This is a predicted structure of a 75-nucleotide RNA (transfer RNA) from Anaerocellum diazotrophicum. The sequence is in RNAcentral, with records from ENA and GtRNAdb.

RNA sequence: GCUCCAUUAGCUCAGUGGCAGAGCAGUCGAUUCGUAAUCGACUGGUCGGGGGUUCGAAUCCCCCAUGGAGCUCCA
Numbered sequence: 001g002c003u004c005c006a007u008u009a010g011c012u013c014a015g016u017g018g019c020a021g022a023g024c025a026g027u028c029g030a031u032u033c034g035u036a037a038u039c040g041a042c043u044g045g046u047c048g049g050g051g052g053u054u055c056g057a058a059u060c061c062c063c064c065a066u067g068g069a070g071c072u073c074c075a
Stems, first nucleotide, its partner, number of pairs: 001071007010024004018055001026042005048064005
């Protein structure tokens, strides 16, 4: 330098054009003499940043950023 993969809640990840979700964590409650476990409810997102396509974008296209993997190293 080139190619590919990843980036979504505090963490691990789903969602591949039509209302952004799950598990864990957190908060509150139930249960218990009390704790743990269990159960219920709730909170939590500028979907890495910018632009474009579209009636409509987390999703498709372009650029950039960060992380990872591979290839090349000719002059």